[in-house]
RNA sequence: UGAGCCGGCUGGGUGGCCGCGGGGUCGGGCGCGUGAGCGUGACGGCGUCGAGGAAGGUCGGGACUCCGCAGGGCAGGGUGCUGGCUAACGGCCAGUCGGGGCGAUCCGCAGGAAAGUGCCACAGAGAACAGACCGCCGAUGGGUCGGUCCGGGCGACCGGAGCGGCCACAGGUAAGGGUGAAACGGUGCGGUAAGAGCGCACCAGCGCCCGGGGUGACCCGGGCGGCUCGGCAAACCCCACCCGGAGCAAGGCCAAACGUGGGAGGAGCGGCCCGCUCGAUCUCCCCAGGUAGGCCGCACAGAUGGAUGGUCACCCAUCCGGUGUCCCGCAAGGGCCCGGUGGACAGAAUCCCGCCUACAGGCCGGCUCACCGU
Numbered sequence: 001u002g003a004g005c006c007g008g009c010u011g012g013g014u015g016g017c018c019g020c021g022g023g024g025u026c027g028g029g030c031g032c033g034u035g036a037g038c039g040u041g042a043c044g045g046c047g048u049c050g051a052g053g054a055a056g057g058u059c060g061g062g063a064c065u066c067c068g069c070a071g072g073g074c075a076g077g078g079u080g081c082u083g084g085c086u087a088a089c090g091g092c093c094a095g096u097c098g099g100g101g102c103g104a105u106c107c108g109c110a111g112g113a114a115a116g117u118g119c120c121a122c123a124g125a126g127a128a129c130a131g132a133c134c135g136c137c138g139a140u141g142g143g144u145c146g147g148u149c150c151g152g153g154c155g156a157c158c159g160g161a162g163c164g165g166c167c168a169c170a171g172g173u174a175a176g177g178g179u180g181a182a183a184c185g186g187u188g189c190g191g192u193a194a195g196a197g198c199g200c201a202c203c204a205g206c207g208c209c210c211g212g213g214g215u216g217a218c219c220c221g222g223g224c225g226g227c228u229c230g231g232c233a234a235a236c237c238c239c240a241c242c243c244g245g246a247g248c249a250a251g252g253c254c255a256a257a258c259g260u261g262g263g264a265g266g267a268g269c270g271g272c273c274c275g276c277u278c279g280a281u282c283u284c285c286c287c288a289g290g291u292a293g294g295c296c297g298c299a300c301a302g303a304u305g306g307a308u309g310g311u312c313a314c315c316c317a318u319c320c321g322g323u324g325u326c327c328c329g330c331a332a333g334g335g336c337c338c339g340g341u342g343g344a345c346a347g348a349a350u351c352c353c354g355c356c357u358a359c360a361g362g363c364c365g366g367c368u369c370a371c372c373g374u
Stems, first nucleotide, its partner, number of pairs: 001370010012315007020050003024046004029040004052345001056356002059354005064247004076243005081095005096110001097108004111238002116236002118232003133177002135173003140170002142167005148161005185203006204228002206225008251296004260288004264283002266278004316343001319340004324336001326335003
């Protein structure tokens, strides 16, 4: 100098004018009171407070509220490497392992497939204690041809033994080809009829054992065993841990009109009180629950469908254009000056902790790689 990686901050500023919402205070009005004073719908003045990093999505968790609940289990759901943080979480921090990148660093729904069951499309002969399609072999058994030898027969010939060639029928073979995402370790030597961990050496993986490091996940080193065992658990399942439901339209309080229910007033039991029974209508009567409505829940913004805004001037970032006795530079270009443009995503509704998503531009810090110079 160039190309990148990671983290943090910011999200226009000042002033004037007009306006909106909350609560405070003062004025005046109204009501009550003899009064001091108290209460108060609308009104006016003053001063004060009034969106975000995500207020968003409503995804996870909690506070709070009501309902349910002796205890334990089953069912169902969630989480899933390790250690820590937290009220809690599927969150955060630091690590481990696996994968990408030369690297800074990024990504990972990362327990168990050697408990059991199941599945593995298409292609392919065969897809899991596999498989013989092509190929190779055909030792052994079989067929056939040609010599040789032996035995029998006067002879044509018959029988037998062994050798060689051919066939590829039985059969052997997982080296090679081919199919596939995946074909049951790799290389070499030996071995064989041809082959094969069949044997051996080295390498890789797995399991077991030992030593060392780490709280742990795990890591490092050594030995033994031919053990070579595929993938899928975002299939059932197994293991460990966690989980009651609904949500501020939760929920609590006050409570009209009309209507409803109950009581009283009525009649009977000779009168009265209590009690019991019956009872159509009615009532300036009393009571009850629910409804309209209001208050609380509810906040150092905060609501009854929802205030937190508009405008002007200057300044700042950005971009565009212009101009010069101006400044830097060889130049391209940059600075200064003038004019114009002009600030994204988005907006609380019970509160809080997170996650995810959206976002013009600006600022700061740490780190990596390449090249050049010293």

Bacterial RNase P class A from Nonomuraea sp., 374 nucleotides, folded computationally. The sequence is in RNAcentral, with records from ENA. Taxonomically the source falls in Nonomuraea (Bacteria, Actinomycetota, Actinomycetes, Streptosporangiaceae). It matches the Rfam family "Bacterial RNase P class A". Rfam classes the family as a ribozyme. Its mean pLDDT, the model's own confidence on a scale to 100, is 77. It is recorded under the gene name rnpB.